Predicted 3D model of a 61-nucleotide RNA (Fluoride riboswitch aptamer (crcB RNA motif)) from Ancylobacter dichloromethanicus. The model forms 100% of the base pairs in the Rfam consensus. Model confidence (mean pLDDT): 80 of 100.
[in-house]
RNA sequence: UGUCACAGGGGGAAUGGAGUCUCCCUUUAACCGCCGAAAGGCUGAUGACUCCUGCCGUCUC
Numbered sequence: 001u002g003u004c005a006c007a008g009g010g011g012g013a014a015u016g017g018a019g020u021c022u023c024c025c026u027u028u029a030a031c032c033g034c035c036g037a038a039a040g041g042c043u044g045a046u047g048a049c050u051c052c053u054g055c056c057g058u059c060u061c
Stems, first nucleotide, its partner, number of pairs: 009026005016052006033042003
C1' cells in the first nucleotide's frame, strides 16, 4: 500500500418528524414508485408497527 474477514461507526429503504423492529449498503454504494411511444395519467407521508404533522373521504356538533 492492496485484498479478504470480523467488530464498531456511518448511510439508505419513491414527499415531513420521533420511537421500535427488519432488511440493504459501506462511497465504484445502498436509494431515487407505477403505466405510457410521447403527451399525459395513477397510488402512498411507513420497509413494517405506534405516535405527531400535513393531505384526502365520510358522519356528527